[in-house]
RNA sequence: CUCCGAUAAGAGCAAACUCAGGGCGACCUGAGGGCGCAGAGUCAGGGGUCUCAAAGACGAGACAGCCCAACCGCCGAA
Numbered sequence: 001c002u003c004c005g006a007u008a009a010g011a012g013c014a015a016a017c018u019c020a021g022g023g024c025g026a027c028c029u030g031a032g033g034g035c036g037c038a039g040a041g042u043c044a045g046g047g048g049u050c051u052c053a054a055a056g057a058c059g060a061g062a063c064a065g066c067c068c069a070a071c072c073g074c075c076g077a078a
Stems, first nucleotide, its partner, number of pairs: 004076002012037002017032006035065001039072001041071002045068003048063005
C1' cells in the first nucleotide's frame, strides 16, 4: 500500500414516530427520538421505485438507509 472487517479502540451517522416550517405532491429543513449502519460519507452517471402533469406525444421533480459505478475517508485483530 492492497485485500479484508474483530464482542477491539477512538470518532461518526441517525430509522419509525412527534413538534415547527417549506412544497400541489413524492419529499425536504430544524429540534426531539433511536431502528439500526464498516463507511447509514459525497455524488442523480446507469438501473429501479415514487410524485406531479398528461392520458396521443413531449415532460418536470423526489428518493443514495434500493442496487451498481465514481470520488474522498477512521482504525488495524484474524
A computed fold for a 78-nucleotide RNA, annotated as c-di-GMP-I riboswitch aptamer.
The model forms 100% of the base pairs in the Rfam consensus.
The sequence was found by an Rfam model in a public genome assembly.
Its mean pLDDT, the model's own confidence on a scale to 100, is 86.